[in-house]
Context: one part of a larger RNA
């Protein structure tokens, strides 16, 4: 000097773009944060109907988005490789099927218990739910031949055996559906190499190294078991203890390096602790779920509910960090043929000079060098100072009164054209939360608009008056006991500016 997710004091006119619990991953009132498909189903209700509309069976989603940094010194991350050891809903693209059956359940309705939560029994109904029988293979296995490669083996062809398949819907031409195969994303694993400090931590290790079989798993592996073998790691720091999410990046520094991990992006872990699994393509699932704790709540004491480290808000704790705000209009998800629902993702408004940037608080003439302050060598002079006044002239910014946005392309609907379907493509229509907001035009008027630390030296910038080693200052050096440029006021002057300074912290 620079930089800060800053805090504090004084002071404070606007904008435009960014930031905002660094601490208690402590507790949490109350809203809302994940739903959607009636073009799967069969029902209650309203209704003449035609539609509405409400659960429940079903189907895709909820494993994304979104939040935080507890853990973790590890293949977590980074970074480059390999999988001849692997899986991928939805999305392409290929081929090839969808033949015939069967029993159930939820609702509904009957009824029973319970303060609630809810839960049982009975009788009955449907599906793209649910199971069997057919077919069927590049799937499993077994044999056999070719070709290739990197040992395990791939490919390709034949051979025999073995199981595994399907669903309809309706506006009739679409969607959907099952099976193999490639693709595409998107993840599993594995491996070199990097990745904090302590030797006042020197040994450490029995599923422990390693084998051979089994098991499991999408795959490989002691990954789990059984048996064997005794190994396996370490002063190139093994184990053990501290401390920490990690990278991109940011600050700063000529630059090598140093700190640093807010925001924004990527990867990890985590969802009151703590185990576990179930469903699924995918999860050992923040707003599922079962068990144990701990804490809160209801309660008829029999017994039940809960989980903001999603947005907003509240105690609390802090030096200290916002609204219980609008809106799906756009971007982007999810579900649906769609219209379309839902989206505290988001996109905007609010608050906060927390920060960067950008304006503005007037320009220009004006000496009697006015009046006042304040120094002096005191009828006098400096000095404030073009500084006021005073003339003229501007309106940026408020102020008022009009004008008025881009962001809006589309989906859809219509008409046209292309076209073999499928579908494109052009035109009209509609669709703004931010808002009557931003821009802008007229009017009148200097009119609304400067302060904050300093001033001994380092360090730009000096006097007087007050106090008298007291009061106080102070970053280092020091100042202060009666003429202090260094305390405390004043005049002046220095720096910076809607800021200044002080503190903490890094380079």
């Nucleotide at each position: 000097g620079g930089a800060u997710g800053a805090a504090c004091g004084c002071u404070a006119g606007c904008g435009g773009c960014a930031g905002g619990c660094u601490u208690a991953a402590u507790a949490c009132a109350u809203g809302c944060a994940a739903g959607u498909c009636g073009a799967g189903g069969g029902g209650g209700c309203a209704g003449c109907a035609a539609u509405g509309u409400c659960a429940c069976c079903g189907g895709c989603g909820a494993a994304c988005g979104g939040g935080u940094g507890c853990g973790u010194a590890a293949c977590g991350c980074g970074u480059a490789u390999g999988c001849a050891a692997c899986c991928u809903a939805c999305c392409c693209a290929u081929a090839u099927c969808a033949g015939g059956g069967g029993g159930a359940u939820a609702g509904c309705c009957c009824u029973a218990g319970g303060a609630a939560a809810c839960u049982g029994g009975g009788a009955u109904u449907a599906a793209c739910a649910c199971c069997g029988c057919a077919u069927a293979a590049u799937a499993u296995a077994u044999u056999u031949c070719a070709u290739g490669g990197c040992a395990u083996c791939a490919u390709g062809a034949a051979u025999u055996a073995u199981u595994a398949a399907a669903a309809u819907a309706u506006u009739u031409a679409u969607a959907g559906g099952a099976u193999a195969u490639g693709g595409a994303u998107g993840g599993g694993c594995a491996u070199g190499c990097g990745u904090a400090g302590g030797a006042u931590u020197a040994g450490c290790u029995a599923g422990u190294u390693g084998g051979u079989a089994a098991g499991g798993u999408a795959a490989c592996g002691g990954c789990u078991u059984a048996c064997c073998a005794a190994g396996g790691c370490a002063a190139u720091g093994a184990u053990c203890c501290u401390u920490a999410g990690g990278g991109g990046c940011u600050c700063u520094g000529a630059g090598a390096g140093g700190a640093g991990u807010a925001u924004c992006c990527c990867c990890c872990a985590c969802a009151c602790u703590g185990g576990c699994a179930c469903u699924g393509a995918g999860a050992u699932a923040c707003g599922g779920g079962c068990c144990a704790g701990a804490c809160u709540c209801c309660u008829a004491c029999g017994g039940g509910a809960g989980g903001c480290a999603g947005c907003a808000g509240u105690a609390g704790g802090g030096a200290a960090u916002a609204u219980u705000g609008g809106g799906c209009a756009a971007u982007g998800g999810a579900g649906g043929c769609a219209a379309c629902u839902c989206u505290g993702a988001c996109c905007c408004a609010g608050c906060c000079a927390u920060g960067c940037c950008g304006c503005g608080u007037g320009c220009a003439g004006g000496a009697a060098g006015a009046c006042g302050g304040u120094c002096c060598u005191c009828u006098g002079g400096a000095u404030u100072g073009u500084a006021a006044a005073c003339u003229g002239c501007u309106u940026u910014u408020g102020a008022a009164u009009g004008g008025g946005a881009a962001g809006a392309a589309c989906a859809u609907a219509c008409a046209c054209u292309u076209u073999g379907c499928g579908a494109a493509g052009u035109g009209u229509a509609c669709u703004g939360a931010c808002g009557g907001u931003a821009c802008u035009a007229u009017u009148a008027g200097a009119a609304u608009a400067a302060g904050c630390a300093c001033c001994g030296g380092c360090u730009a910038a000096c006097u007087c008056c007050g106090u008298g080693c007291c009061a106080g200052c102070a970053g280092c050096c020091g100042c202060g006991g009666u003429a202090a440029u260094a305390c405390g006021g004043a005049g002046g002057g220095u720096g910076c500016a809607a800021g200044c300074g002080u503190u903490a912290u890094c380079c």
Small-subunit ribosomal RNA, 5' domain from an uncultured bacterium, 507 nucleotides, folded computationally. The RNAcentral record of the full RNA draws on ENA. Model confidence (mean pLDDT): 82 of 100.